[in-house]
RNA sequence: UUUGAUAAAGGCAAACUUCUUGAAAGAGAAGGACGCAAAGUCACAGAUCUAAGGCAUAGCUAGGAUGGCUGGACUACCGAAU
Numbered sequence: 001u002u003u004g005a006u007a008a009a010g011g012c013a014a015a016c017u018u019c020u021u022g023a024a025a026g027a028g029a030a031g032g033a034c035g036c037a038a039a040g041u042c043a044c045a046g047a048u049c050u051a052a053g054g055c056a057u058a059g060c061u062a063g064g065a066u067g068g069c070u071g072g073a074c075u076a077c078c079g080a081a082u
Base pairs, nucleotide, nucleotide: 001081002080003079004078011036012035016031017030018029019028020027021026034068040074041073042072044071045070046069047066048065049064050063053061054060055059
């Protein structure tokens, strides 16, 4: 520098359940493992969800959410190849 093996140290933890929280989407904690080689961090671009509030109210939207949807930026363990 490139790369991710039917390897391996270590790590994360979907659905679901309980509790808390939020208007909602969701979030936090515990249990639990579907998966993950960035499933580490960041809402910058796209995408999706939400709409307490606002508006010209079958709706739209300020705002909010998802980093385990994609791209991008930054950082990193172990191993392999060069």

Background: Predicted 3D model of an 82-nucleotide RNA (c-di-GMP-I-GGC riboswitch aptamer) from Bacillus pinisoli. The organism belongs to Bacillus, within Bacteria. It matches the Rfam family "c-di-GMP-I-GGC riboswitch aptamer". Rfam links the family to the GO term cyclic-di-GMP binding. The model forms 95% of the base pairs in the Rfam consensus. The prediction has a mean pLDDT of 84.